[in-house]
RNA sequence: UCUUAUCGAGAGAGACGGAGGGAUUGGCCCUGUGAUGUCUCAGCAACCAGCCAAGUUUAGGUAUGGUGCUAAUUCCAAUAGACACUCGCUGUCUAGAAGAUGAGA
Repeated sequence: UCUUAUCGAGAGAGACGGAGGGAUUGGCCCUGUGAUGUCUCAGCAACCAGCCAAGUUUAGGUAUGGUGCUAAUUCCAAUAGACACUCGCUGUCUAGAAGAUGAGA
């Protein structure tokens, strides 16, 4: 980089450290009552492997290993379409884009 599945659920304490962070842009938030990050421990989930059961289309259980995750729906929007009304660069819905994670190439 490509393909594919999922993304309205779930789950945080401590130590170090000291100013930014939430991918991008806009909004809106978090943050010296200590962010992001690193480490330790804990937890969540069940994508892949393993194991158990079932057995033939589709699914179940477990949590041993490999990832992942533990503010806000992927925090919201971004592009297109449909619908609604108080017509506002308003609201709702659908699809897409972008992104994240897994598996495969």
The RNA shown here (SAM riboswitch aptamer (S box leader)) has 105 nucleotides and comes from uncultured Sporosarcina sp. The RNAcentral record of the sequence draws on MGnify. Rfam family: SAM riboswitch aptamer (S box leader). Gene Ontology term of the family: regulation of gene expression. The coordinates come from a structure-prediction model, not an experiment, and the mean pLDDT is 82. NCBI's taxonomy places the organism under Bacteria, Bacillota, Bacilli, Caryophanales, Sporosarcina.